c-di-GMP-I-GGC riboswitch aptamer from a Gammaproteobacteria bacterium, 77 nucleotides, folded computationally. The coordinates come from a structure-prediction model, not an experiment, and the mean pLDDT is 79. Lineage of the source: Bacteria > Pseudomonadati > Pseudomonadota > Gammaproteobacteria.

RNA sequence: AGGGAAAAAGCCAAACCAGCCGCGAGGCUGGGACGGAAAACCAAGGGUCUCAAAAGAAGACAGCCUGGCUACACUCC
Numbered sequence: 001a002g003g004g005a006a007a008a009a010g011c012c013a014a015a016c017c018a019g020c021c022g023c024g025a026g027g028c029u030g031g032g033a034c035g036g037a038a039a040a041c042c043a044a045g046g047g048u049c050u051c052a053a054a055a056g057a058a059g060a061c062a063g064c065c066u067g068g069c070u071a072c073a074c075u076c077c
Stems, first nucleotide, its partner, number of pairs: 002076001003074001011036002016031006034063001041068002044066003047061004051056001
């Protein structure tokens, strides 16, 4: 400097349950683990969803894909 094929000490935590917030999509906290090598972060492109009759300089999802950016472990050259 490159890689994620294998592994998982440590890390995160889907569904579901409880409480709280939100009209809602959803969010936060606790429990819980289906999974994850960025399941850290950023709504930039696409996508899905919500509110709304529609428009929308209104919203949600980063654990849908791409992209951007930073980092741990391991491994190969």